[in-house]
RNA sequence: AUGUAGCUCAAUUGGAUAGAGCAUCGGCCUCCGAAGCCGAAGGUUGCAGGUUCGAAUCUUGCCAUG
Numbered sequence: 001a002u003g004u005a006g007c008u009c010a011a012u013u014g015g016a017u018a019g020a021g022c023a024u025c026g027g028c029c030u031c032c033g034a035a036g037c038c039g040a041a042g043g044u045u046g047c048a049g050g051u052u053c054g055a056a057u058c059u060u061g062c063c064a065u066g
Base pairs, nucleotide, nucleotide: 001065002064003063006022007021008020009019015053024040025039026038027037028036046062047061048060049059050058
């Protein structure tokens, strides 16, 4: 310094439902696949506390990686 979905990353510097791409699954299409199109599932935001009406965001300790 970084840690957010299986992987790669967003989240307008605290504001209301945490999103995108790839991957996965289902459907359409096809003789069958691939590609393409449509849809779905998937998250204790590293762990545990604190502050606040409200925390991925601020803060304390710890853990992991560089």